[in-house]
This is a predicted structure of an 86-nucleotide RNA (c-di-GMP-I riboswitch aptamer) from Aneurinibacillus terranovensis DSM 18919. Of the family's consensus pairs, 95% are formed in the model. Its mean pLDDT, the model's own confidence on a scale to 100, is 88. It matches the Rfam family "c-di-GMP-I riboswitch aptamer". From the family's description: GEMM was predicted in a large-scale screen for bacterial structured RNA regulatory elements.
RNA sequence: CUACGAUACUAGCAAACUCAUUGAAAGAUGGGGACGCAAAGCCACGGGUCUAAGGUUGGAUAAACUAGGACGGCCGGGCUGCCGAA
Numbered sequence: 001c002u003a004c005g006a007u008a009c010u011a012g013c014a015a016a017c018u019c020a021u022u023g024a025a026a027g028a029u030g031g032g033g034a035c036g037c038a039a040a041g042c043c044a045c046g047g048g049u050c051u052a053a054g055g056u057u058g059g060a061u062a063a064a065c066u067a068g069g070a071c072g073g074c075c076g077g078g079c080u081g082c083c084g085a086a
Base pairs, nucleotide, nucleotide: 004084005083012037013036017032018031019030020029021028022027035073041079042078043077045076046075047074048071049070050069054066055065056064057063
C1' cells in the first nucleotide's frame, strides 16, 4: 500500500414513530428519537421499486397507461474515507 473485517480503539450515521416546513404525490429538509449500518459517505450510469401534477385513452368527476419526479437504508457500479487483530 492492497485485500480483509475483530466481543478491539477513536469516532460516525440514523429506521420506525413524532413535531414543523415543503411537494400534486412518491418523497425531501430541520428538531426529537434509535431499528440497525464496516462505508447506512458521495454520485441516478444500469437494473428494480414508488408516485402520476402534466399528457394520452375514456361517455365519465370512474379507471388505465406514461417520468422529464422520487428512492443511494433495494441491488449492481464509480469515486473517496477511519482503525489495525486474524